The part of an RNA shown here (small-subunit ribosomal RNA, 3' major domain) has 484 nucleotides and comes from Candidatus Saccharicenans sp. The coordinates come from a structure-prediction model, not an experiment, and the mean pLDDT is 86. The source organism's lineage runs through Bacteria, Bacteria candidate phyla, Candidatus Aminicenantia, Candidatus Aminicenantales and Candidatus Saccharicenans.
[in-house]
Context: one part of a larger RNA
RNA sequence: UGACGGGGGCCCGCACAAGCGGUGGAGCAUGUGGUUUAAUUCGACGCUACGCGAAGAACCUUACCUGGGCUUGAACUGCUGGAGGUAGGAGCCCGAAAGGGUAACGACCCGGAGCAAUCCGGGAACCAGCAGAGGUGCUGCAUGGCUGUCGUCAGCUCGUGUCGUGAGAUGUUGGGUUAAGUCCCGCAACGAGCGCAACCCUUGCCCUUAGUUGCCAGCGGGUAAUGCCGGGCACUCUAAGGGGACCGCCCCGGAUAACGGGGAGGAAGGCGGGGAUGACGUCAAGUCAGCAUGGCCUUUAUGUCCAGGGCUACACACGUGCUACAAUGGGCGGUACAGAGGGAGGCAAAGCCGCGAGGUAGAGCUAAUCCCUAAAGCCGUCCUCAGUUCGGAUCGCAGGCUGCAACUCGCCUGCGUGAAGUCGGAAUCGCUAGUAAUCGCGGAUCAGCUACGCCGCGGUGAAUACGUUCUCGGGCCUUGUACA
Numbered sequence: 001u002g003a004c005g006g007g008g009g010c011c012c013g014c015a016c017a018a019g020c021g022g023u024g025g026a027g028c029a030u031g032u033g034g035u036u037u038a039a040u041u042c043g044a045c046g047c048u049a050c051g052c053g054a055a056g057a058a059c060c061u062u063a064c065c066u067g068g069g070c071u072u073g074a075a076c077u078g079c080u081g082g083a084g085g086u087a088g089g090a091g092c093c094c095g096a097a098a099g100g101g102u103a104a105c106g107a108c109c110c111g112g113a114g115c116a117a118u119c120c121g122g123g124a125a126c127c128a129g130c131a132g133a134g135g136u137g138c139u140g141c142a143u144g145g146c147u148g149u150c151g152u153c154a155g156c157u158c159g160u161g162u163c164g165u166g167a168g169a170u171g172u173u174g175g176g177u178u179a180a181g182u183c184c185c186g187c188a189a190c191g192a193g194c195g196c197a198a199c200c201c202u203u204g205c206c207c208u209u210a211g212u213u214g215c216c217a218g219c220g221g222g223u224a225a226u227g228c229c230g231g232g233c234a235c236u237c238u239a240a241g242g243g244g245a246c247c248g249c250c251c252c253g254g255a256u257a258a259c260g261g262g263g264a265g266g267a268a269g270g271c272g273g274g275g276a277u278g279a280c281g282u283c284a285a286g287u288c289a290g291c292a293u294g295g296c297c298u299u300u301a302u303g304u305c306c307a308g309g310g311c312u313a314c315a316c317a318c319g320u321g322c323u324a325c326a327a328u329g330g331g332c333g334g335u336a337c338a339g340a341g342g343g344a345g346g347c348a349a350a351g352c353c354g355c356g357a358g359g360u361a362g363a364g365c366u367a368a369u370c371c372c373u374a375a376a377g378c379c380g381u382c383c384u385c386a387g388u389u390c391g392g393a394u395c396g397c398a399g400g401c402u403g404c405a406a407c408u409c410g411c412c413u414g415c416g417u418g419a420a421g422u423c424g425g426a427a428u429c430g431c432u433a434g435u436a437a438u439c440g441c442g443g444a445u446c447a448g449c450u451a452c453g454c455c456g457c458g459g460u461g462a463a464u465a466c467g468u469u470c471u472c473g474g475g476c477c478u479u480g481u482a483c484a
C1' cells in the first nucleotide's frame, strides 16, 4: 500500500422486510448429468454452464458411427513431362449411391502460313509426377478479435508542487449534498485525463410544413350498406423541422452556499418514462467449432465423396418452461376493440367442396391504398363441486400438408380412449407501475417442423414498501493483523 475480520461508523441495491405471482409435487416439452450404444459429434460447469453456441438435426445440415469408394484429391497456386480424336460426353454394363468400366458423337482461345480445305506452334481443359493443398485434428495456459462478470457500481489515474531515507502519501481525506469523485465549503495543494452527467434514439404535450391514410367535420351525388364518388386538408394520423422543463417563479429549511421540502402554473416536473452507451482492472473466466493465427500432429489418411444409421437412445438425477388441478371456472351461441411486423416463383380475399386439418378458385397487392390479423372482454344460456361437461397425457383408427423421401424421426385434423393431477416437504425465484399478473398478435430461422423457445407488439391491469436489526452483493472512512 492492499487484502481480510463471526471489528467499528456512514450509505446504497427487489438485498431483507411489506406484498402479488410462481418454482420445488403431477403430465408433457426442452437442455444437462449419468447410463447405454457401433455412434449416441463437439463445446459451455457456482453466481457468470444447463429452452446456452443451435434465429429450425427426417436426407442435407453433420463435425459422430457402420459400410462402399477417391487419391494432386471436393475447392486453390505454381513447375516439369506427356497426349488431338484431346477436353467434354448421350447411351450401355456393375453398383444402394458415390464411384468404376465401355462408348456413339465431339470441341474452344491466341499467334503464324494458306484463296480455301487444312497444317505448324502455344494456351485452356486432361493424364503422370513434383512443390504444395486439405484437416470442425491438439493446445483459449502461445495469441488476435469478440464476449460474459463484478457493474451503470462510482470509481481509476496523471502532471507539477509539497511531505517522507524509502515503499509511498497528499490531491481523492474532512463538513454538507447528490443517482453520481454530483456540486458547495474548507484544506499544501493547484490543475488535468479516463469514467458520471450532457450531446444520440424512442415515448409523453404543442406549433409549422406536407397531404391518393383520415373526415360528412361543412357542401353535393349515390347505395341495402360502406369515404363509395365529386370535393376538401380542418381534425385523427403519417413524417421532417421547431418549441417546451431550467428548481425558471413563490414560501420554508440550510453556512448568506451546494442542495432539500412544499406550492402555483403546466401535457409533463426536479436526472419525466424507456433505450443505446460499460472507466483502470478482476476471474491464466469463455471461445483455436464463427473468423483470423504461432507451435505441434496428420497426409491412399485425422483429407474427401456416398448410402444407411446416430445426434431423437432411457432404471434414473437436476435446471428452464408449458398445461393443469377448476365455478372471479369450463362448454355453446351472439357481439366489440389493438399495436408492431411480414408478403413476388410471395401474402392471398370473395365464392364453392369438406365436420375439420385442408382443397379448389384466383380478385387485389411491387403494398399508409390489397392480403395475413386478435384473445381475454361484453350479452345470453347450460354445467353445481363431482376426479366431474375439471384436466388433457397415453394409445387405436381414419385423414390432411410439406418434401425425392415422414419406419427409425415431422406438424396438423376428426372419431374413440381418457392417465397423473384436488394447489405441492425442506428449500427457492421474479417483480416497486402502466410494473407484476393475465390475454392474445407478429417476426427472424424456415420446404415443413417437434416453438410450450427466443426477440418484439399491443389489450386488461393490481397489491405493498413500517423500516435497515438480520441474509446477500457493493461504495467511502477508520481500526486490528503473525497474510501478500
Base pairs, nucleotide, nucleotide: 001484002483003481004480005479007478008477009476010475011474012473013472015468016467019431020430021429022428023427026323027322028321029320030319031318032317033316034314035313042053043052064309065308066307067306068305069304070303077131078130079129080128081127082126088105091102092101093100094099108123109122110121111120112119113118134298135297137296138295139294143292144291145287146286147285148283150281155194156193157192158191159190160189161170162169163168174185175184176183200275201274202273203272205243206242207241208240209239210238211237214233219230220229221228246269249263250262251261252260253259325424329383330382331381332380333379334378335377341372342371343370346365347364351360352359353358390421395416396415397414398413399412400411401410437460438459439458440457441456442455443454